Predicted 3D model of RNase P RNA and transfer RNA as a complex of 445 nucleotides. It holds a member of the Rfam family "Bacterial RNase P class A". From the family's description: Ribonuclease P (RNase P) is a ubiquitous endoribonuclease, found in archaea, bacteria and eukarya as well as chloroplasts and mitochondria. By type it is a ribozyme. The prediction has a mean pLDDT of 76.
RNA sequence: UCAGCGGGCCGGGCGGCCGCCCUUCCGGGUUUCCGGGGGGGAGGAAAGUCCGGACUCCACCGGGCAAGGCGCCAGGUAACGCCUGGGCGGCGUGAGCCGACGGAAAGUGCAACAGAAACAUACCGCCCCUCCGGUCCGCCGGAAGGGCAAGGGUGAAAUGGUGCGGUAAGAGCGCACCGGCGUCCUGGCAACAGGGCGGCCGUGAAAACCCCGCCUGGAGCAAGGCCAAAUAGGGGAGGAGGGUCGCCCGGCCCGUCUGGACUCCCGGGUUGGCCGCUAGAGCGCCGUGGCGACACGGCGUCGAGAGAAAUGGUCGCCGUUCCUUCUUCGGAAGGAGCACAGAAUCCGGCUUAUAGGCCCGCUGACCAU
RNA sequence: GCGGCUGUAGCUCAGAGGAUAGAGCAUCUGUCUUCGGAACAGAGGGUCGGGGGUUCGAAUCCCUCCAGCCGCGCCA
Numbered sequence: 001u002c003a004g005c006g007g008g009c010c011g012g013g014c015g016g017c018c019g020c021c022c023u024u025c026c027g028g029g030u031u032u033c034c035g036g037g038g039g040g041g042a043g044g045a046a047a048g049u050c051c052g053g054a055c056u057c058c059a060c061c062g063g064g065c066a067a068g069g070c071g072c073c074a075g076g077u078a079a080c081g082c083c084u085g086g087g088c089g090g091c092g093u094g095a096g097c098c099g100a101c102g103g104a105a106a107g108u109g110c111a112a113c114a115g116a117a118a119c120a121u122a123c124c125g126c127c128c129c130u131c132c133g134g135u136c137c138g139c140c141g142g143a144a145g146g147g148c149a150a151g152g153g154u155g156a157a158a159u160g161g162u163g164c165g166g167u168a169a170g171a172g173c174g175c176a177c178c179g180g181c182g183u184c185c186u187g188g189c190a191a192c193a194g195g196g197c198g199g200c201c202g203u204g205a206a207a208a209c210c211c212c213g214c215c216u217g218g219a220g221c222a223a224g225g226c227c228a229a230a231u232a233g234g235g236g237a238g239g240a241g242g243g244u245c246g247c248c249c250g251g252c253c254c255g256u257c258u259g260g261a262c263u264c265c266c267g268g269g270u271u272g273g274c275c276g277c278u279a280g281a282g283c284g285c286c287g288u289g290g291c292g293a294c295a296c297g298g299c300g301u302c303g304a305g306a307g308a309a310a311u312g313g314u315c316g317c318c319g320u321u322c323c324u325u326c327u328u329c330g331g332a333a334g335g336a337g338c339a340c341a342g343a344a345u346c347c348g349g350c351u352u353a354u355a356g357g358c359c360c361g362c363u364g365a366c367c368a369u
Numbered sequence: 370g371c372g373g374c375u376g377u378a379g380c381u382c383a384g385a386g387g388a389u390a391g392a393g394c395a396u397c398u399g400u401c402u403u404c405g406g407a408a409c410a411g412a413g414g415g416u417c418g419g420g421g422g423u424u425c426g427a428a429u430c431c432c433u434c435c436a437g438c439c440g441c442g443c444c445a
Base pairs, nucleotide, nucleotide: 001365002364003363004362005361006360007359008358009357010356012318013317014316015315016314017313018312020041021040022039023038024037025036026035027034028033043340047351048350050349051348052347053346054345055220056219057218058217061255062254063253064252065251067216068215069214070213071212072086073085074084075083076082087101088099089098090097091096102211103210107209108208110204111203123152124151125148126147127146128145130143131142132141133140134139160178161177162176163175164174165173179200181198182197183196184195185194186193187192224275225274226273227272234266235265236264237263238262268444269443270442282301283300284299285298286297287296288295289294319338320337321336322335323334324333325332326331370441371440372439373438374437375436376435379394380393381392382391387425396412397411398410399409400408418434419433420432421431422430
């Protein structure tokens, strides 16, 4: 210098004028009005609503079933399907990147077409022996019996691979290396790795059912609580009412405790106010512990909370990208553009969209010293 | 805002691991007719919403994105 890899951050700035939402103070008017002053007002994803929680109600006590989810190991966390570190496998020269990564020797089902056979076998073939026929005596053809799975062929896939030995021909039949399985030892918390010994028997698929281990009660701020206004306090269905049985109480069943008069549908009325509501697993800096995610401590700080919903418009200057023209090659002038997007109870993640820019660390190649 | 459902030919729908993805209506061509309709015969038409994965094989199973539709307030 070129080509890349990983991580972090910003994502237009300043000013003038006119507005919008919330809040507070003052003055006027007296229920939500007018004028003036002060303070605050979108994001890294506010998005998709895909996970996990907080919070609230449902009787949220126990057991079982069903349903759903997760799945190498260890840790972090309020929790997670997230994150960190490690293992194993794959890709890359490398920095690094990717991985739904438990079990197919518990069972059931599946593997179309092709192929002899799809999990057990023998179509072509190879070999041995017997018989028959032919013969140019090398052998050739046919039939019966037996052996083999090396070669051919089919297929996505045919039961370890390569080599040597061995054999009638073959074969883990034997040996060496590799692969895979079991067992023992060593290291490691573990996943796993290394080594010794035995032996090669049972392909794939669990994002088929399933098995094993772990997790989950249901609903959602339109949750839920209080006040006010208005209406036909209407109709239908189910269901106890003293005890027992029986009914209902947010998937179903059983038990237990404490309770309830109601639950659902149609029709009717109202589209008012307050709380929940924003100070929180908050944010910034520093220190300590830890490889790290993170934890603990100290100091500082308050950053929207409204109704179907405000955060905008315009002008000027600057920044930046592209185009055109001019140029004294320093630049100048004009024009066009500057992304994705938009809080609705809140928080932690994931995923997706995103013009452009800045910073840090690292890898490879080439050049110079 | 919260929850649920759907996406296959122009339209309405089947298909749910082993197709060249089917059916009805519609479209086109031919026969019939003076012409048209009906009838009969035949043909064309599909990114199975997009992308990625699992599998030998995906419309079908899984993940992700997109589009559309539906329901949910309070009082008595």